A computed fold for a 91-nucleotide RNA from Paenibacillus phyllosphaerae, annotated as c-di-GMP-I riboswitch aptamer. Rfam family: c-di-GMP-I riboswitch aptamer. Gene Ontology term of the family: cyclic-di-GMP binding. Model confidence (mean pLDDT): 83 of 100. The model forms 95% of the base pairs in the Rfam consensus. Lineage of the source: Bacteria > Bacilli > Caryophanales > Paenibacillaceae > Paenibacillus.
RNA sequence: UCGAUAAAGGCAAAACCGGCGAAAGCCGGUGACGCAAAGCUACAGGGGCUAAGCCGCACAUCGAGGCGGGACUUGCCAGCCAGCUGCCGAA
Repeated sequence: UCGAUAAAGGCAAAACCGGCGAAAGCCGGUGACGCAAAGCUACAGGGGCUAAGCCGCACAUCGAGGCGGGACUUGCCAGCCAGCUGCCGAA
RNA backbone atom coordinates (compact mmCIF):
# COMPACT_ATOMS: atom_id res chain seq x y z
C1' U A 1 0.00 0.00 0.00
C1' C A 2 -3.88 -3.56 -0.16
C1' G A 3 -8.27 -6.17 2.02
C1' A A 4 -9.87 -12.74 2.27
C1' U A 5 -16.43 -16.81 2.51
C1' A A 6 -9.11 -16.32 7.40
C1' A A 7 -8.73 -15.95 13.05
C1' A A 8 -9.80 -13.18 17.49
C1' G A 9 -12.74 -9.53 18.61
C1' G A 10 -15.37 -4.57 17.79
C1' C A 11 -19.18 -0.92 16.28
C1' A A 12 -24.52 -0.54 15.35
C1' A A 13 -28.67 2.27 10.52
C1' A A 14 -33.98 2.42 10.33
C1' A A 15 -37.89 1.51 13.65
C1' C A 16 -39.96 1.19 18.64
C1' C A 17 -39.75 2.48 24.12
C1' G A 18 -37.83 5.93 28.07
C1' G A 19 -35.15 10.60 29.03
C1' C A 20 -32.94 15.67 27.56
C1' G A 21 -33.56 19.77 23.96
C1' A A 22 -37.03 25.41 20.88
C1' A A 23 -35.27 22.43 16.96
C1' A A 24 -31.45 19.93 14.56
C1' G A 25 -29.88 16.31 17.41
C1' C A 26 -27.99 13.63 21.77
C1' C A 27 -28.15 9.72 25.91
C1' G A 28 -30.02 4.73 27.65
C1' G A 29 -32.69 0.05 26.20
C1' U A 30 -34.44 -3.21 22.33
C1' G A 31 -32.84 -4.00 17.38
C1' A A 32 -29.06 -4.96 12.92
C1' C A 33 -29.07 -1.68 7.62
C1' G A 34 -24.44 -1.75 7.16
C1' C A 35 -18.91 -0.69 8.55
C1' A A 36 -11.49 -2.35 7.97
C1' A A 37 -11.21 2.69 11.01
C1' A A 38 -18.83 3.11 11.67
C1' G A 39 -12.04 4.62 16.84
C1' C A 40 -10.90 10.09 18.04
C1' U A 41 -11.23 15.37 16.30
C1' A A 42 -16.94 20.12 15.07
C1' C A 43 -14.15 28.48 15.73
C1' A A 44 -9.06 28.28 14.22
C1' G A 45 -10.01 22.41 6.57
C1' G A 46 -14.41 21.88 3.26
C1' G A 47 -19.55 20.62 3.49
C1' G A 48 -24.37 19.78 5.71
C1' C A 49 -28.66 20.37 9.50
C1' U A 50 -31.51 23.35 12.93
C1' A A 51 -33.08 28.49 14.24
C1' A A 52 -33.64 29.56 20.72
C1' G A 53 -31.55 34.48 21.40
C1' C A 54 -30.84 38.32 17.55
C1' C A 55 -32.04 41.20 12.85
C1' G A 56 -35.62 42.34 9.00
C1' C A 57 -40.76 42.26 6.73
C1' A A 58 -46.19 42.34 6.50
C1' C A 59 -50.61 42.66 9.40
C1' A A 60 -53.37 50.89 10.44
C1' U A 61 -50.33 50.61 15.73
C1' C A 62 -48.41 47.33 19.90
C1' G A 63 -48.11 42.31 21.84
C1' A A 64 -48.79 37.19 20.80
C1' G A 65 -48.53 34.59 16.47
C1' G A 66 -46.75 34.44 11.03
C1' C A 67 -42.91 34.94 6.99
C1' G A 68 -37.66 35.65 5.74
C1' G A 69 -32.43 35.96 7.24
C1' G A 70 -29.01 34.11 10.49
C1' A A 71 -24.76 29.82 14.70
C1' C A 72 -20.53 35.99 13.94
C1' U A 73 -24.15 34.76 20.81
C1' U A 74 -24.00 29.83 23.33
C1' G A 75 -26.69 24.65 19.00
C1' C A 76 -25.69 20.11 16.17
C1' C A 77 -23.66 16.25 12.38
C1' A A 78 -17.20 12.60 11.67
C1' G A 79 -22.39 6.40 9.35
C1' C A 80 -20.43 13.26 3.75
C1' C A 81 -15.30 14.42 2.45
C1' A A 82 -11.00 15.52 5.43
C1' G A 83 -7.14 15.26 9.58
C1' C A 84 -4.95 12.14 13.56
C1' U A 85 -4.31 7.37 15.68
C1' G A 86 -4.89 2.07 15.24
C1' C A 87 -6.18 -4.52 15.32
C1' C A 88 -5.32 -8.83 11.97
C1' G A 89 -2.40 -10.75 7.60
C1' A A 90 -4.38 -14.60 2.48
C1' A A 91 -3.22 -12.98 -2.45
Annotation: The sequence is in RNAcentral, with records from Rfam.